[in-house]
RNA sequence: GCGGGAUUCGUCUAACGGUUAGGACGGCAGAUUCUCAUUCUGCAAAUAAGGGUUCGAUUCCCCUAUCCCGUA
Numbered sequence: 001g002c003g004g005g006a007u008u009c010g011u012c013u014a015a016c017g018g019u020u021a022g023g024a025c026g027g028c029a030g031a032u033u034c035u036c037a038u039u040c041u042g043c044a045a046a047u048a049a050g051g052g053u054u055c056g057a058u059u060c061c062c063c064u065a066u067c068c069c070g071u072a
Base pairs, nucleotide, nucleotide: 001071002070003069004068005067006066007065010025011024012023013022018055027043028042029041030040031039048064050062051061052060
């Protein structure tokens, strides 16, 4: 250089083109407890950047970035 793949809450991981973008762990608050832990309830937190297609895009297309694999 060329080809292929990946990128979603702090971490891991889901999501027929129509989801309130879900779950687990973690965090915060409350309940429980003499206190801590456990347990229970609630809350906050995400689609790598830009563009296109579409009535509607995390999803399809292009491009950029980063990482991984293959190849010369």

Model confidence (mean pLDDT): 82 of 100. A computed fold for a 72-nucleotide RNA from an uncultured Bacteroidales bacterium, annotated as transfer RNA. It matches the Rfam family "tRNA". By type it is a transfer RNA. Rfam's curators write: Transfer RNA (tRNA) molecules are approximately 80 nucleotides in length.